Notes: The prediction has a mean pLDDT of 81. This is a predicted structure of a 265-nucleotide RNA (Bacterial large signal recognition particle RNA) from a Thermotogota bacterium. Taxonomically the source falls in Thermotogota (Bacteria, Thermotogati).

RNA sequence: CCACGGCAGGCGGGGGGCUGGCGGUCCCCUGUAUCCGAAACCCGCCAUACGCGGAGCCGAAGGCCACCAUGAGGCCCACAAGGUCAGUGUUAGGAGCGUUACGCGGUGUUGAAGGCUGGGUCCCACGCAGCGACCACCCAUGAACCUGGUCAGGCCCGGAAGGGAGCAGCCAUAAGUGGGAAUGGUCGGGUGCCGUGGGGUAGCCCGGCUGGAGCCAAACGGACGCCACCGCACUGGUCUUGUGUGGUCGAAGGUGGUGCCGUGG
Repeated sequence: CCACGGCAGGCGGGGGGCUGGCGGUCCCCUGUAUCCGAAACCCGCCAUACGCGGAGCCGAAGGCCACCAUGAGGCCCACAAGGUCAGUGUUAGGAGCGUUACGCGGUGUUGAAGGCUGGGUCCCACGCAGCGACCACCCAUGAACCUGGUCAGGCCCGGAAGGGAGCAGCCAUAAGUGGGAAUGGUCGGGUGCCGUGGGGUAGCCCGGCUGGAGCCAAACGGACGCCACCGCACUGGUCUUGUGUGGUCGAAGGUGGUGCCGUGG
């Protein structure tokens, strides 16, 4: 140096997140790198931690190490801007609430506020009126027998004269029924611009006397106050974006180095 067999090793790396920590599952970057299975109240581990189980391939190259400048991307920090949430403050402005009564409005010397007073509105009783019901009253009707009168016929008593009871009919009437202009009585009421008496009178209305200049309203404008919803200012949290010869990790890239055992030739 060559051939064969084998061992180690390799068949991607990085950032974030998670974790006490290291890996994996998850997200992202790089860009091509064997396949299958499970993994978040999770899987495998412990600073010798840089996965686990199974299959396959390469095998000292498709291994390993160092350096180089460049460097995707992530994370951290600082600053700025914006969004959002919270707190504090403020009250010029908007919204809201209240007060006032300056303007506007109404009313008042044809007399305001206030005071005194009468009446009404309200309640009770009585009266009157009216309405309604019922009764009286009037008219009509109204009884097979148990109402009255008169009682044909018939019946009964009697020798007769005569007498008696009495159905139907007719007349009348009771209770009842129907109706009624007026009148009288009793009772009743969501009856009354009615009267009398009593009570009450907060408020409201009308009037009288007094009084002698205000009174009423609050829609709009004004003024004042309150509030703190919007707004504004500041502070803090959080998110996004941007900036930075800032910090940190850093894939891909380039250069160089290193790399086992056995057998045979």
Its Rfam family is "Bacterial large signal recognition particle RNA". By type it is a non-coding RNA gene. Its family is annotated with signal recognition particle, plasma membrane targeting and SRP-dependent cotranslational protein targeting to membrane, signal sequence recognition in the Gene Ontology.